Description:
Model confidence (mean pLDDT): 81 of 100. The RNA shown here (SAM riboswitch aptamer (S box leader)) has 106 nucleotides and comes from Solibacillus sp. R5-41. The source organism's lineage runs through Bacteria, Bacillati, Bacilli, Caryophanales and Solibacillus.

RNA sequence: CUCUUAUAAAGAGAGGCGGAGGGAAGUGCCCUAUGAAGCCCGGCAACCAGCAUUGUAUGAUGAAAAGGUGCCAAGUCACACAAAGUUUAACUUUGAGAGAUGAGAG
Repeated sequence: CUCUUAUAAAGAGAGGCGGAGGGAAGUGCCCUAUGAAGCCCGGCAACCAGCAUUGUAUGAUGAAAAGGUGCCAAGUCACACAAAGUUUAACUUUGAGAGAUGAGAG
């Protein structure tokens, strides 16, 4: 980097360093000096591993969190494509696409 698969309306500091940017990309709309990114500490969750039970569909359920990730503004911030409905070009729902994270494979 590519492929497969699972998940996503919940949750998480009024700390230290740091100094201007950040929210993937397009449009929009936002956050930011009452301080952005980043680093440290802290926290959340529970995907993998490990543990217990069950039993074979290597699966299900549960507890824990001291291991490997991940995450800590806004629904994956919204829209963007398709379908249906309402109604008239706006709204709602579903799906797709794209992106994110985990696990596996190349």

RNAcentral holds the sequence, with entries from Rfam. Rfam family: SAM riboswitch aptamer (S box leader). Rfam links the family to the GO term regulation of gene expression.